[in-house]
RNA sequence: AAAACCUCUCAGGGCGGGGUGAAAUUCCCCACCGGCGGUAAGCGGGCACCAUGCCCGCAAGCCCGCGAGCGCUUGCGUCUCUCUGUCGAGAGACGCCGGGACAGCAGAUCCGGUGCAACUCCGGAGCCGACGGUCAAAGUCCGGAUGGAAGAGAGAUGAC
Numbered sequence: 001a002a003a004a005c006c007u008c009u010c011a012g013g014g015c016g017g018g019g020u021g022a023a024a025u026u027c028c029c030c031a032c033c034g035g036c037g038g039u040a041a042g043c044g045g046g047c048a049c050c051a052u053g054c055c056c057g058c059a060a061g062c063c064c065g066c067g068a069g070c071g072c073u074u075g076c077g078u079c080u081c082u083c084u085g086u087c088g089a090g091a092g093a094c095g096c097c098g099g100g101a102c103a104g105c106a107g108a109u110c111c112g113g114u115g116c117a118a119c120u121c122c123g124g125a126g127c128c129g130a131c132g133g134u135c136a137a138a139g140u141c142c143g144g145a146u147g148g149a150a151g152a153g154a155g156a157u158g159a160c
Stems, first nucleotide, its partner, number of pairs: 004157001006155005016030004031140002033129002035066004042058006061127002069105002072100003075096009109125005131143003
C1' cells in the first nucleotide's frame, strides 16, 4: 500500500396551544420535523500570491439519484374451498428475523434580488410526506421494528 475480499461498529426527526364533538396528538386554526450519496457562486479553516488561484470541512425535504414501504416473483408451512373411487390435483387466504429481481407504484417550488453563471446563495411566498391500526380521516400516536437499509467509519488479509 491498488484491486479484491472478509469482520466489526454506527446509521431519523417531529402535536405544544386552541376550536368542534359522545369520541380526534387523526378533522379545523396556529405550531413542529426533514434519512443517505452527488452537485454548489455561500460559511469556516489552511496554503500560495503581483495577480488568476489551490486544498480541507460544512452547506438542497421539494435539482439528479438511493433507501425503507407497496407491488411482482419464488420456496416452505397452515387453513379453507373445488375436483377425484383412491393416490392426488387445482384455486384462494394467511404466515415466515423466508429467498430473488430490480422491469412496476413510490411526494413536493415558484417569484424577486445579485451575478458570466443559481430550482443550490439572499429575501419572500408556497408545497410534500409508505403500509396496517384507531370510539373520528395521522409526516408527528400505536404496530411490523430488539427488524431492514441507502450509506458512514474502523480493522484483518492483500500484488508490489